[in-house]
C1' cells in the first nucleotide's frame, strides 16, 4: 500500500423493557439480544421518516450515519 477469508485484544448495540427529554420522527441513561470490519465521525447526493387541532403539500423547519453512495480519521488480522 492492498484486502476483509477466518478470528477478536479492544469496540459498538437492532428489536424489546425501564427511566427521562421532545408535538413528533427521535435523543440521552440503564438492561439487552439480532447483528456489525468502520454499526467511528460528517446530513454532501439519492431515498426514508416527523411537524402540535380534521386532511393535504413543499418551497419551510426537523430526525436518522444499523438504507445506499460519498467525504474523513482509525482498530485488528494477513487467507488469496
Nucleotide at each position: 500500500a492492498a484486502u476483509g477469508a477466518a478470528a477478536a485484544a479492544g469496540c459498538c448495540a437492532c428489536a424489546c423493557c425501564c427511566g427521562u427529554c421532545g408535538u413528533g420522527a427521535g435523543g440521552c441513561g440503564g438492561g439487552g439480544c439480532c447483528g456489525g470490519a468502520a454499526a467511528g465521525c460528517c446530513a454532501c447526493g439519492g431515498g426514508u421518516c416527523u411537524c402540535a387541532a380534521a386532511a393535504a403539500a413543499a418551497u419551510g423547519a426537523g430526525a436518522a450515519a444499523g438504507c445506499c453512495g460519498g467525504g474523513u480519521c482509525g482498530c485488528c488480522a494477513u487467507a488469496a